RNA sequence: CAGCGCGGGAGAGUCCCGGACGUAUGAGCCGGGCGCCGAAGGAGCAAACCCUCCCCGGAAUCUCUCAGGCACCCGAACCGCGUUGG
Numbered sequence: 001c002a003g004c005g006c007g008g009g010a011g012a013g014u015c016c017c018g019g020a021c022g023u024a025u026g027a028g029c030c031g032g033g034c035g036c037c038g039a040a041g042g043a044g045c046a047a048a049c050c051c052u053c054c055c056c057g058g059a060a061u062c063u064c065u066c067a068g069g070c071a072c073c074c075g076a077a078c079c080g081c082g083u084u085g086g
Base pairs, nucleotide, nucleotide: 001085002084003083004082005081006080007079008078013034015033016032017031018030019029035070036069037068041066042064043063044062049057
């Protein structure tokens, strides 16, 4: 530095319309609309630094929102413990 296991882990409408299922209601599913979030991934940039100078290089939980996400679950940057390899 990377992988694996366990634990912790935020944000934002389960808003509106339609469809199928259904006796009806409800929940969930599919499609559309607008709004919103950023911590999978992706993209962008400053200074220090490097160089005689210039250029190149130069981080992210910062910015963008392509992707992803907006009940729960899953996922989740990052952190802790253990372990494997370089």